Context: one part of a larger RNA
């Protein structure tokens, strides 16, 4: 993991609410008692309770009362039927839906594991080492000291047995084992090792001290009991169909993942209102915008004053310095606004369309973690799938179609039935349902990722210089003289540099020289002119698409194939596809204060409208187990169970036949619960 079976809102009181029955200004017994064979019987029993009258601390007074010295007041009254059961919901107290801690306190039991401790025993091959003492010798005055023996100390030494001694490794790791096996290591006369008995106990004992030990348990053992401890936490919590349908906000809160009252849903009783759109009448200071206030800030004028300067330290005079204010020029602001929208907002009437949407009041909730995404803001870096408010909308709680795939985007909101049709948004060349065409553009596979910047890529449109008096382009030939212009300068000659209204001659036409060159000349060439050619050719605006810019890890940004007068792209016109949308077929519910029949009262029956997505949650019908009561039944000619099956019901689910089985079971009306199972790392049993 699979199977079966067990497994979760219960009982009891006592309080609110519906409903329903009895009796009614009254209702009702409680303990307890009589009777009866007896019982969810029948009578007794009125002690209590609720109701029928308030108002006040109270005395008291009363349809009134209390406040107050007193109320012209004011407060609470003074109309409105209740009260015993019964069943259902829900709170309250109880273990109160169910399972679950860690803990906490109380009585016992353990020191056969381990620590320490007492008392009594046992066991430790072999080999080194060689202390002190005694002895001899040598040594001296006489020692001390040397030397040789001798002798046997030591938490001495090496190394079996023996020690959970445990220092390294391998092994094992659902192990041979809930800590060992291997191969090597340490102690091995000693603070040493062991056998018996015996002491020490949990708010405690014991420790060569590690929170280490106290029976594979120890920052406080183990039992059993308080005890179903307590869990604002986590898990589970059983048939079915219909109807409405949410929130993740506000304020408090040792509050923040929990609650409480609002808000928001739902049921009922009562009430006629209530939204929307248009016309009108109203506050208003945000977007834009603007500079009259507050305050940033350009540039110029004026100017007080402030430096400099004459001047004697003064008067005074000046001043290419600075400069408030004030004029003019351009401009900025969430904490600026003289002036100022659209939207949104309150509101009387009135018009259209809506039709229960609205207010109150009783009963029950759930919700307090919310997501993206448009718009508008703040916080960030005008970053985040950020965070944090506003205002739509979707998800949650929404299937379906598209966006290749994809809560939260696009289009639509799934009663139910079929191999009917039309359409949304998105496509129509294959994968894949569906297209044919009219003009144009791209060439980059742009399309199908991206800036600043670039660029003779191309397409269009506009104005504009030159051009058969011959443009542009290219080829030929001129491109010269005063002069080497003047200064500078070592030179400076069209070309280092400065200067000049840059002159002036010859000319088709040529600069006191556009560029390259020399030390400087020189030389090449530019402008400019003719000649050959012979029809165009330049430069700029705005603009469509393209182009570089453009470097990552598994595979290349169309979803792939594939696509270029397109299967891109513009921009038009015409069909088609294409959902659970909408229409038509056939049928079920639900609601209607609508219409019409039938009914003493409930109601039920036709038509007609609208309506039927849906978590947590409210409500409203029923199935189905076990038992009880009563009635009517079934069965040895086969009950229950049990296997099988094409039957019936809107479902939960109920028959019928067959076989199996081999003694008990069904309807129908009540009633009464150990009343549904797939999850709970659920229990128990099995394969």
């Nucleotide at each position: 993991g699979c199977c079966g079976g067990c497994g979760a809102g219960u009982u009891a009181c006592u309080a609110u609410a519906u409903g329903u029955u009895g009796c009614a200004a009254g209702g009702u017994u409680a303990a307890g008692g009589u009777g009866u064979a007896g019982a969810g019987c029948a009578c007794c029993g009125g002690a209590g309770c609720c109701g029928u009258a308030g108002g006040g601390a109270a005395a008291c007074c009363g349809a009134g009362u209390c406040u107050c010295a007193a109320a012209u007041g004011g407060g609470c009254g003074u109309a409105c039927a209740g009260u015993a059961g019964c069943a259902u919901a829900u709170a309250g107290u109880a273990g109160a839906c169910c399972c679950g801690a860690a803990a906490c306190c109380g009585g016992g039991u353990g020191a056969c594991c381990u620590a320490u401790c007492c008392a009594u025993g046992g066991a430790c091959a072999g080999g080194a080492u060689g202390a002190a003492g005694c002895g001899g010798c040598g040594g001296u005055a006489a020692g001390a000291c040397g030397c040789c023996g001798u002798g046997g100390a030591g938490g001495u030494c090496c190394g079996a047995a023996c020690c959970a001694c445990a220092c390294g490794u391998a092994u094992g790791u659902u192990g041979a084992a809930a800590a060992a096996u291997g191969c090597g290591g340490g102690g091995a006369u000693g603070a040493g090792c062991u056998g018996u008995g015996g002491a020490u106990a949990g708010c405690g004992g014991a420790g060569a001290a590690a929170u280490u030990c106290c029976a594979a348990u120890c920052g406080a053992a183990c039992u059993c009991g308080g005890a179903g401890a307590u869990a604002g936490c986590u898990g589970g919590u059983u048939c079915u169909c219909c109807c409405c349908g949410a929130a993740a906000u506000a304020g408090c809160u040792u509050u923040a993942g929990g609650g409480c009252u609002a808000g928001c849903g739902u049921u009922g009783a009562u009430u006629u209102a209530g939204a929307u759109u248009a016309c009108c009448g109203g506050a208003g200071g945000u977007a834009a915008a603007g500079c009259a206030c507050u305050g940033a800030a350009u540039g110029g004028g004026c100017u007080a004053g402030g430096g400099g300067g004459c001047g004697a330290u003064a008067a005074g005079c000046u001043u290419a310095c600075u400069g408030a204010a004030c004029c003019c020029u351009a401009u900025c602001a969430a904490a600026c606004u003289a002036a100022g929208a659209a939207u949104g907002c309150c509101g009387u009437a009135u018009a259209a369309a809506u039709g229960c949407u609205u207010g109150c009041u009783g009963g029950c909730a759930g919700u307090c973690a919310g997501a993206c995404u448009g718009c508008g803001a703040g916080u960030a870096a005008u970053a985040a799938a950020a965070u944090c408010c506003g205002u739509g909308g979707u998800c949650a709680a929404a299937a379906g179609g598209g966006a290749a795939a994809c809560a939260g985007c696009c289009c639509a909101g799934a009663c139910c039935u079929a191999c009917a049709g039309c359409u949304a948004a998105g496509g129509u060349c294959c994968c894949c349902a569906a297209u044919a065409u009219a003009c144009g553009c791209u060439a980059a596979g742009u399309g199908g990722a991206a800036a600043a910047g670039g660029a003779u890529g191309u397409g269009a449109c506009a104005a504009u210089g030159c051009u058969a008096a011959g443009a542009c382009a290219a080829c030929u030939a001129g491109g010269a003289u005063g002069u080497u212009g003047g200064c500078u300068u070592a030179g400076a000659a069209g070309c280092a540099g400065c200067c000049a209204c840059u002159c002036a001659u010859u000319a088709a036409a040529a600069g006191a020289g556009u560029g390259c060159g020399u030390a400087a000349u020189a030389g090449c060439u530019c402008a400019c002119u003719a000649g050959u050619c012979g029809a165009g050719a330049g430069g700029u605006c705005c603009u469509g698409c393209g182009c570089c810019g453009a470097a990552g890890a598994u595979g290349u940004c169309c979803g792939g194939g594939g696509c270029u007068a397109a299967a891109a792209c513009a921009c038009g016109a015409c069909a088609c596809c294409g959902a659970a949308g909408c229409u038509g077929u056939g049928g079920a519910a639900u609601u209607g204060a609508c219409a019409g029949g039938u009914u003493u009262a409930g109601a039920c029956c036709u038509g007609c409208a609208a309506u039927u997505g849906g978590u947590a949650g409210a409500g409203g019908a029923g199935c189905a187990u076990u038992c009880u009561u009563a009635a009517c039944g079934a069965g040895a000619c086969g009950a229950a169970g049990c296997u099988g099956u094409a039957c019936c019901g809107g479902a939960a689910g109920g028959a019928g036949c067959a076989g199996u089985g081999g003694a008990u079971u069904g309807u129908u009306a009540a009633g009464a619960a150990g009343a549904g199972a797939g999850a709970a790392u659920g229990c128990c049993g099995g394969a």